[in-house]
RNA sequence: GAAGCCCGCCAGACCGCCGCUGGUGCAAUCUGGGAAACCAGGCACUGGAGGAACGUCCGGACUGCACAGGGCAGCGUAGGAGGUAAUACCUCUCCACCGUGAGGUGAGGAUCAGAGCAACAGAGACGAGUCGCACCGGGCAACCGGUGCGGGUGAAACGGGCAAUCUCUACGCGCAGCAAUACCAAAUAGGCCAGCGUUGAUGUGGCUCCGCGGAGCUGGCGGGUAGGUAGCACCGAGCCGUGGGGGCGACCCCCGGCCCAGAGGAAUGGCGGUCACGUUCGGCCUUCGCAAGAGGGCCAGACGCCACAGAAUCCGGCUUAUCGGCGGACUUCACAC
Numbered sequence: 001g002a003a004g005c006c007c008g009c010c011a012g013a014c015c016g017c018c019g020c021u022g023g024u025g026c027a028a029u030c031u032g033g034g035a036a037a038c039c040a041g042g043c044a045c046u047g048g049a050g051g052a053a054c055g056u057c058c059g060g061a062c063u064g065c066a067c068a069g070g071g072c073a074g075c076g077u078a079g080g081a082g083g084u085a086a087u088a089c090c091u092c093u094c095c096a097c098c099g100u101g102a103g104g105u106g107a108g109g110a111u112c113a114g115a116g117c118a119a120c121a122g123a124g125a126c127g128a129g130u131c132g133c134a135c136c137g138g139g140c141a142a143c144c145g146g147u148g149c150g151g152g153u154g155a156a157a158c159g160g161g162c163a164a165u166c167u168c169u170a171c172g173c174g175c176a177g178c179a180a181u182a183c184c185a186a187a188u189a190g191g192c193c194a195g196c197g198u199u200g201a202u203g204u205g206g207c208u209c210c211g212c213g214g215a216g217c218u219g220g221c222g223g224g225u226a227g228g229u230a231g232c233a234c235c236g237a238g239c240c241g242u243g244g245g246g247g248c249g250a251c252c253c254c255c256g257g258c259c260c261a262g263a264g265g266a267a268u269g270g271c272g273g274u275c276a277c278g279u280u281c282g283g284c285c286u287u288c289g290c291a292a293g294a295g296g297g298c299c300a301g302a303c304g305c306c307a308c309a310g311a312a313u314c315c316g317g318c319u320u321a322u323c324g325g326c327g328g329a330c331u332u333c334a335c336a337c
Stems, first nucleotide, its partner, number of pairs: 001333004006328005012275007020048007030041004050308001055318001057317005062177004074173005079093005094108001095106004109168002114166002116162002126159001131150008181230004191221006203212004238258004243254004277304004282299007
């Protein structure tokens, strides 16, 4: 210098104006909506998408239901040791395969418990059998039976292989999922209880009374629905630290600091400016080269403002998508010293 391999990081910055949305504080306990539950409204300060928020594939937290214990079934996992709340994840390591190498990949238990499967070629594919030769036995012979060896085919030839076919072994799993679930709670219908009512109620027309009409009316309770609130924005398996310690490592234990999105038709945006970045046109300077040409820098202009992508109960993983850029360790090759 060129190829490569592994790991980590970034995903424009700042300012101004206008909005959207959450929290905290202050204030009349005021105004509006609603039967209520509850919701909304002012001012100030302040928070507001990602490395994958994606997929919803694994594992957990949480919630309800079920549950003495054990087994069967079903689903899943599979070298060994460890990490963790847990895992199918991660780490170290053994083995196998791929790569010159850095490194990568691996559903890597069991085929003397049983079953099943094997294209083409080949006489024959795990069941029966027999292509050639030799020997033995039987037979007049053709030939039949047995034993051994060999050629050829093929991935594999009597030895076995495949468990990513069933199966066996060991281990794990109760079932559902935030539309879980809990609480507050109309109207209408139905239920229960009490009172009144065919000795005419409630209703209705004129209203002291009379008439019409004819079986309900009133109150309470309880369940569920609409609607509302909580769950739910978290002192946490929390985040940050060129802090200390243990461990090869995943990770663990201390120390210090921080509080860090949260709606529920679903906020996280728009405009302008400066800088940065990218592409491109032009000009100038410059390096290498005989040249053609190749590269670098500066100035000004135009365009772009970036790829994949958008939280929805939360967390740990995995998979998949991704323009471009930065940093580090290592490998191979070439050259120079």